[in-house]
Context: one part of a larger RNA
C1' cells in the first nucleotide's frame, strides 16, 4: 500500500471561522479532458507459453507463431465525470411578521447575610471537639438594639428547565450587540458541505503591572489526634480568591462519541412557536424546532446504543496499530517565567 478500526479494549484535535485541496441538487444544448472503442506505428534480441525440428533420449539448441497491462498518432461513441452556455427551485441565503432565553459587552442600583468600627443595654464567660486544647473576653467579650464602612456572592422563584460553537451563563434596571426558532412564501438562483496549513475563542491555577481585600483559604505558626503525623480535626493565616489591562493555552475541556446531509416502528414527558374545532378560557389534536425517559428492528466482544443512533448510507477531516521505557530526551516553534507543542531511540517484558 490492500486491508481494519476510534463510547468503555490504542484511537474524534478543547471549541468555531476559514484560505488551498477533496466532494457536490433538478433540467436542456454543446464540447470531448477523464471514460468506452476501432486503426496505424512502436513495444529489440534472449527468455517464458504454444507447434515443428536437430543432437540415440533429456538438459540444450534450432525455426515458425502467440503475447507484450504501455506510450504515441489518427477516426468514432456521448450515458457518467469534467468544461462552457442557459434555465429551474427543492439545498443554502435574503426579506417581512412574531414570540421565547442565566447569550455577549459596558453603566447604574437593590437587599439579606458575615466581618470590622462607634455607640447604648448587660454579666461572665463565649468559641470549638469525638472529647479537649490552643484562641476571645472584667481593658466588658459572648448575647442584643441602632447607626456607619467595605468587599465579595446573588437564597427562593429553579426544573432531567433555557442560552451559547465550545469554554461557560443565574439579583434587578438601562444603553449597545450576536444566534437560534416559528410562520408568510415575498427575494436571490446552488450562492453548498467538509476543512490540511492559518486565525479566533478557551475553566481552573499560574504568571507580569497597578488597585482592591469582607468572607474563604494553598503555603505558614499554634493546639489536639498518634508509635510517629511534614495529614484528617481544632485556632488564627499570607498568596490567591474580586477589578482593569496584558500574557499563559492546559483540563476526566466527557456525551470518554469530529462535522454535514439522507433514510429506518411505536409509547410516554417536557421548554418554544404556530395552527385546528368550537363556544370564553382551560384541555385536547395536528405541524415544526430542542431537549428527557421507555422501547421495535438493526448494530455490539458484552454493556448498552436505538430518529438527539453507537442501526443503513453518502461527503470531508483528525487520530490509533503490545505494555513500559514515554507524552520523556534531543532539535525546532511558542512562552516573562511556570511550561506548551511536535516528537523519538537505545533497553526492556
Nucleotide at each position: 500500500u490492500u486491508g481494519g478500526g476510534c463510547g468503555u479494549a490504542a484511537a474524534g484535535c478543547g471549541u468555531g471561522c476559514g484560505c488551498a485541496g477533496g466532494c457536490g441538487g433538478c433540467c436542456u444544448g454543446u464540447u470531448a479532458a477523464g471514460u468506452c472503442u476501432g486503426a496505424u506505428g512502436u513495444g529489440a534480441a534472449a527468455g517464458c507459453c504454444c507447434a515443428g525440428g536437430g543432437c540415440u533420449c533429456a538438459a540444450c539448441c534450432c525455426u515458425g507463431g502467440a503475447u507484450g497491462u504501455g506510450c504515441a498518432u489518427u477516426g468514432g461513441a456521448a450515458a457518467c465525470u469534467g468544461g462552457c452556455a442557459g434555465g429551474c427551485u427543492u439545498g443554502a441565503a435574503u426579506c417581512c411578521g412574531a414570540g421565547a432565553g442565566g447569550g455577549g459587552u459596558c453603566a447604574g442600583u437593590g437587599g439579606a447575610a458575615u466581618u470590622c468600627g462607634u455607640g447604648g443595654u448587660g454579666u461572665a464567660g463565649g468559641g470549638g471537639u469525638g472529647a479537649a486544647a490552643u484562641c476571645c473576653g472584667u481593658a466588658g467579650a459572648g448575647a442584643u438594639c441602632a447607626c456607619g464602612a467595605g468587599g465579595a456572592a446573588c437564597a427562593c422563584c429553579g426544573g432531567c428547565g433555557g442560552c451559547g460553537a465550545a469554554g461557560g451563563c443565574g439579583a434587578c434596571u438601562g444603553a449597545c450587540u450576536a444566534g437560534a426558532u416559528c410562520g408568510g412564501u415575498a427575494u436571490u438562483g446552488a450562492c453548498g458541505c467538509u476543512g490540511a496549513g492559518g486565525c479566533a475563542c478557551g475553566a481552573a491555577a499560574g504568571c507580569g503591572u497597578g488597585g482592591g481585600g469582607a468572607g474563604c483559604a494553598a503555603a505558614c505558626a499554634g493546639g489536639a489526634u498518634u508509635a510517629g503525623a511534614u495529614a484528617c480535626c481544632c485556632u488564627g493565616g499570607u498568596a490567591g480568591u474580586c477589578c482593569a489591562c496584558g500574557c499563559u493555552g492546559u483540563a476526566a475541556a466527557c456525551g470518554u462519541u469530529g462535522u454535514u446531509c439522507a433514510c429506518u416502528a411505536g409509547u410516554c414527558g417536557u421548554u418554544g412557536c404556530a395552527u385546528c374545532a368550537a363556544u370564553u378560557u382551560g384541555a385536547g389534536g395536528u405541524g415544526c424546532a430542542g431537549u428527557g425517559a421507555c422501547g421495535c428492528a438493526g448494530c455490539u466482544a458484552a454493556c448498552g446504543c436505538a430518529a438527539u443512533a453507537a442501526g443503513u448510507g453518502a461527503a470531508c477531516c483528525g487520530c490509533c496499530u503490545g505494555g513500559g521505557g514515554a507524552g520523556u530526551a534531543c532539535g525546532g516553534c511558542c512562552g516573562c517565567a511556570a511550561g506548551g507543542u511536535u516528537a523519538a531511540a537505545a533497553c526492556u517484558c